[in-house]
A computed fold for a 71-nucleotide RNA from an uncultured Bacilli bacterium, annotated as transfer RNA. Its Rfam family is "tRNA". It is annotated as a transfer RNA.

RNA sequence: GGGAGAAUAGUUAAAUGGUAUAACUACGGUCUCCAAAACCGUUGUUGGGGGUUCGAUUCCCUCUUCUCCCG
Numbered sequence: 001g002g003g004a005g006a007a008u009a010g011u012u013a014a015a016u017g018g019u020a021u022a023a024c025u026a027c028g029g030u031c032u033c034c035a036a037a038a039c040c041g042u043u044g045u046u047g048g049g050g051g052u053u054c055g056a057u058u059c060c061c062u063c064u065u066c067u068c069c070c071g
Stems, first nucleotide, its partner, number of pairs: 001070007010024004018054001026042005047063005
């Protein structure tokens, strides 16, 4: 220099145009002499900007960061 991929909750991952989900973590409760475990519940999320569309995590462009391949 050229090419490909990824970015979603505090963390790891789903979701191929129609109300963004799960697990773990955190917080609260039940249980226990206390704690842990277990069970019940709660909070919180689409990297920035623009475009297409009635509607975008999803499709397109661009920027940023990271990973891989070629030279």